[in-house]
RNA sequence: CUGGCAGUGUGCUAACACAUGCAGUCGAGAGGGGUUAAGCCCUCGGCAAACGGGUGCGUCACACGUCUAUGUCUGCUUCGAAGCCUCGGAUCACCCUCCGAAAGGAGGAAUCAUCCGAGUAUCGUCCCUACGGGGUCAAGAUUUAUCGCUUCGAAAGGAGUCUGCGGCCUAUCAGCUAGUUGGUGGGGUAAAAGCCUACCAAGGCAACGACGGGUAGCUGGUCUAAGAGGAUGAUCAGCCACAGGGGAACUGAGACACGGUCCCCACUCCUACGGGAGGCAGCAGUUGGGAAUUUUGCGCAAUGGGCGAAAGCCUGACGCAGCGACACUGCGUGGAGGAAGACGGCCUUCGGGUUGUAAACUCCUUUUGCUUGGGAGAAUUAUGAUAGUACCAAGCGAAUAAGUACCGGCUAACUACGUGCCAGAAGCCUCGGUGAAACGUAGGGUACAAGCGUUAUCCGGAGUUAUUGGGCGUAAAGCGUGUCCAGGUGGUUUUAAAAGUUUCCUGUUAAAUGCUGGGGCUCAACUCCAGUUUCGCAGGAAAGACUUUAAAACUUGAGGUUAGUAGAGGUAUAUGGAACUCUCAGUGUAGGAGUGAAAUCCGUUGAUAUUGAGAGGAACACCAAUGGCGAAGGCAGUAUACUAGACUAUACCUGACACUCACACACGAAAGCGUGGGUAGCGAAAAGGAUUAGAUACCCUUGUAGUCCACGCCGUAAACGAUGCAUACUAGUUAUUGGGAGAAUCGACCCUCCUUGUAGCGAAGCUAACGCGUUAAGUAUGCCGCCUGGGAAGUACGGUCGCAAGACUAAGACUCAAAGGAAUUGACGGGGGCUUGCACAAGCGGUGGAGCAUGUGGUUUAAUUCGACGAUAAGCGAAGAACCUUACCAAGACUUGACAUUCUGAUCGUAUCGUAUAGAAAUAUAUGAGUCAGUUCGGCUGGAUCAGUAACAGGUGCUGCACGGUUGUCGUCAGCUCGUGUCGUGAGAUGUUCCGUUAAGUCGGCUAACGAGCGAAACCCUUAUCGCCAGUUGUAUUUUUCUGGCGAGACUGCCUAGGUUAACUGGGAGGAAGGCGGGGACGACGUCAAAUCAGCGUGGCUCUUACGUCUUGGGCCACACACGUGCUACAAUGGCGACUACAAAGGGUUGCAAGAUCGCAAGAUGGAGCUAAUCCCUAAAAGUCGUCUCAGUUCGGAUUGAGGGCUGAAACUCGCCCUCAUGAAGCUGGAAUCGCUAGUAAUCGUGGGUCAGCUAUACCACGGUGAAUACGUUCUCAAGCCUUGUACACACCGCCCGUCAAGCGAGCCGAGUCAGUAAUACCCGAAGCUCCACACUUUGUACGCAAGUAGAUAUCUACUAGUGCAUAAAGUGUGGGUACGUAGACU
Repeated sequence: CUGGCAGUGUGCUAACACAUGCAGUCGAGAGGGGUUAAGCCCUCGGCAAACGGGUGCGUCACACGUCUAUGUCUGCUUCGAAGCCUCGGAUCACCCUCCGAAAGGAGGAAUCAUCCGAGUAUCGUCCCUACGGGGUCAAGAUUUAUCGCUUCGAAAGGAGUCUGCGGCCUAUCAGCUAGUUGGUGGGGUAAAAGCCUACCAAGGCAACGACGGGUAGCUGGUCUAAGAGGAUGAUCAGCCACAGGGGAACUGAGACACGGUCCCCACUCCUACGGGAGGCAGCAGUUGGGAAUUUUGCGCAAUGGGCGAAAGCCUGACGCAGCGACACUGCGUGGAGGAAGACGGCCUUCGGGUUGUAAACUCCUUUUGCUUGGGAGAAUUAUGAUAGUACCAAGCGAAUAAGUACCGGCUAACUACGUGCCAGAAGCCUCGGUGAAACGUAGGGUACAAGCGUUAUCCGGAGUUAUUGGGCGUAAAGCGUGUCCAGGUGGUUUUAAAAGUUUCCUGUUAAAUGCUGGGGCUCAACUCCAGUUUCGCAGGAAAGACUUUAAAACUUGAGGUUAGUAGAGGUAUAUGGAACUCUCAGUGUAGGAGUGAAAUCCGUUGAUAUUGAGAGGAACACCAAUGGCGAAGGCAGUAUACUAGACUAUACCUGACACUCACACACGAAAGCGUGGGUAGCGAAAAGGAUUAGAUACCCUUGUAGUCCACGCCGUAAACGAUGCAUACUAGUUAUUGGGAGAAUCGACCCUCCUUGUAGCGAAGCUAACGCGUUAAGUAUGCCGCCUGGGAAGUACGGUCGCAAGACUAAGACUCAAAGGAAUUGACGGGGGCUUGCACAAGCGGUGGAGCAUGUGGUUUAAUUCGACGAUAAGCGAAGAACCUUACCAAGACUUGACAUUCUGAUCGUAUCGUAUAGAAAUAUAUGAGUCAGUUCGGCUGGAUCAGUAACAGGUGCUGCACGGUUGUCGUCAGCUCGUGUCGUGAGAUGUUCCGUUAAGUCGGCUAACGAGCGAAACCCUUAUCGCCAGUUGUAUUUUUCUGGCGAGACUGCCUAGGUUAACUGGGAGGAAGGCGGGGACGACGUCAAAUCAGCGUGGCUCUUACGUCUUGGGCCACACACGUGCUACAAUGGCGACUACAAAGGGUUGCAAGAUCGCAAGAUGGAGCUAAUCCCUAAAAGUCGUCUCAGUUCGGAUUGAGGGCUGAAACUCGCCCUCAUGAAGCUGGAAUCGCUAGUAAUCGUGGGUCAGCUAUACCACGGUGAAUACGUUCUCAAGCCUUGUACACACCGCCCGUCAAGCGAGCCGAGUCAGUAAUACCCGAAGCUCCACACUUUGUACGCAAGUAGAUAUCUACUAGUGCAUAAAGUGUGGGUACGUAGACU
């Protein structure tokens, strides 16, 4: 979001607070009341109320689970034995009096019982005892057959107690404990016990985790997993704990008691203010809380429970129903046919496709539903809440019944439109910036289905905590090193035992669950029956391989004795020379020192240098090494003393004595700390000088701690082989230290072998790769340490250590989707090597300064249209902007349109060419001329024009980041690749590297490569020489020249030297030309989202009386300024004047135009010739001679005035040319920068395209004259190859660190304040329990006293209330003691 039915289950988080209702029985145990009688009511009494029901607060505990144990109790029930006799007393209700609001209570009198008491008795039990004895029980009822009571013994079931084992986290909780551990006496209990108490002893627990803290009811089981495990403890079942919070006992067989009592506290309610009442974690229900969980239902019919002799009563246990798709299971929402493949929708390449047999339509069925009728079993013979339910039958009618999520990959399922880094999506990767299968909607599709999707949680995947089943050289990870207790592990042989181990048997392991097989509900879920279930625990029997234990032996592990060996092993004490600094003295004079360069600094008060003498401290050249020793750190002159370890050889001795090692202990570089010495050199800090933008640095001059010694701390390092220790096994080879053996020698080396160390390569194997490889990172075993994504962080807090610095131990919150290793390809480097280029250098000439031309920016403007922006834009598109062009602006017009196609109609007097009027023109109106073609002769065909209608035209509008095509650039740089093979897990490599060589990945050689392709080269064009052929318009010419065509020639071919007998290179000959002869065209794979939608084409978007089209005028030509590219100059290598040779290549009919004439000239008139080797443009210029004589000029020509010419409708904005006049700036150009290596630069003219004309000084071509320089590759720039480093890959214009600013968030500080938990000491101290003392009450007994009453004159006799003392039991009160421990206060 959606929702048809049925069955079976299941359903508060605040153990927060609760309104209301719902909970005993017996008259056969009694008394009273009351009634016609009965039901009934009050009270005493008995049993029950300790069950059932609820909840999970507490509890890590013998609480639970499991296996045992027994010193105990046990109502009702069952079985067995015996008995129930005689008396007395109290007391409730009731009655009277009184108190109180109430709840309730007090006093007096009477009284029954299964209430209480006394006496007596057999058996029996138990207790006491002086062993003679003493004490201890009862209840009877009635309907006469049963029930009940008392005592004893047993059974069943229940309960109590004890023990072993098992199951959470935390060591940043390491020590805990005083009734604590044990004993004796006493008390106490149903019962064992420090359970309690007095005394005695000082024990008990703990690294196999005590004590403390946190969290939690435990289990059978449940979920998951292949399993081992992990998580969990709803429903059902067993146990425990609790009943508003805390405490306590009473009664009882049983409670320290959910619906009992007492006390304290909190809360709520009633009250007359004095005082009282209450406890839903029972069933319903309410408030509250929350994401969230039900009816104030029916019934005792069934099952079970309590009471009763029974009938029966009670039972929110229970049986049922109700609510909720909350879960599981089942069913349905129709079935068959049906193509015009309908309509509609969507898509479309416009043909069609798809929705789709889907629908309509035809036939059929009725599960479900509705109506009606019948109707079980659950119960036997009576009783049915469910319920007239399940079920059966009949009727009705396709009728009442489909959604949700998804469709980029993972992952099954695709298109259109909308949107445009927006809105949004998202589990991860990510999607969205105009063509989104990822957003939203639609169509279609996929999956599941009365559900579907999201979220949360658990397990899995995750071998990602690794027992099964991981790792530690570089990814996280070997303690800095050793010694060693506990612990773990342990050589060979035999015997015994049987703890582990293995097998078998017995008991137990509740039921339910699970599994298997059956049965019952229509099936299933569900439920019933039977069987089975690993494991665990206990007991018994057996086996004897291995481990273990005990005993005995052994020698190979380990250790020892003997004889030798090497060594910077350690500690202490002496001692030596060189160097250095200082002091003194001599000689000697101006510098020294220092640096990239300097300065600070030292020195004429004599330095540095040099000689001599002396003092001092520290370190030990050469030997010296890939060497030696040591556990590591580390150890170096020489000698002596003391001392530890290692190795070798031979024989013997002990006899497993071994390996590893948490904790502990010891050692442990440098720096640092403490005390006291010492201080030559060096030298943190500090000072000064430099460098620099700055320079708290690098460099320099000084220099204090320190470095050194003694003693004591510290305890860390990239303490590294980033590699723990021990043992065994597994190819070789080379070198070397120490020792030994053999052989050999005169002796010694060399040589062969064994052994101990130390190094280099390498087989197998291992490794992610790099690499390791008998000194393993190989194959195995034993033990220890350590790791589990990055950051926060080796940080905080706590603890321990330290004088301190700090060390060790060691997190979390939060945050990211990575961090990391090894290797690969590129790119990059102020890395390296090799090489090239007008790249630098060597030269020549420029630009940058001036004026002008031109392009760009900027500014301006109605518009100054647009594009191009480092190199690779800027005399570029544009090889020609006055109109046109023209895209821009203003104004005026048109709307199927200036242009194309289709349709309809009309015309063919068409089209076309004019004229007039209005207007700026477009345009509008009028008017003149002008009669299409074919033909089958039909307005039949074609064509044209006009009008209409829409489809459409049209756009220099946008997107070059949607594209095609084209182009620039790296770069004419030498590179870029492929096939097969081989190597590598792979990315990739090899080939393409290497050695030579070249302009070249050109060629040669070598080579796990062999070949091939695109490039380079060659083929093509042109040019230089020659030959042949031909030659008009060329040539005086069968010379030569010239033009065209075809050929030749150059190939390292020849010689010499070098080189690998190579490729090739140097030199030479010959030759027109020599090593690519010169020049051109030709541009690999690719790079720059390079440029172009305005050349053209084109997707998409966009405008459509306008962003289209036409017209006139304007603009693209503006002008403070900045930049680029050029021209002309600044002059004498020149200007001016005069004179005179030599070119090439082009162009020309809308054209080039000669000669001639006119004009100073531009030009005009005119028009011979030429469609071009014929004619014309056409004069070539630099040259030579003369003059000027260094000046703003006879340089320079801008600017301006006047007058003309040409083109063109048109020359104002805005053309070119000529003449005269005017005559700016400028005297060689700052920083910087460009081009060029030979017919080149420089310089001189000539032509062409575009074009009416021209802004051309531009561009593209042509020839004339014609240099200088290159030592060379250090540097700048660019490029190629190899190599190296990399944290870069958008590739150094990269990546990236920290502060600051602004915003946001959190933390910290801050006067203080509040609460909780725990512990210790002391004080007050309720109820309750127990003991003692006293008092009182009741009852009983014994002994007295004497009062009263009655009788009697009195003495006296009888009776009774009372009273004294003693004693027994029970109760009450007071006081003392004790225990418990709420609240308050204090620490």

Predicted 3D model of a 1387-nucleotide RNA (small-subunit ribosomal RNA) from an uncultured candidate division WS6 bacterium. RNAcentral holds the sequence, with entries from ENA and SILVA. The prediction has a mean pLDDT of 80. Its Rfam family is "Bacterial small subunit ribosomal RNA". Its family is annotated with ribosome and structural constituent of ribosome in the Gene Ontology.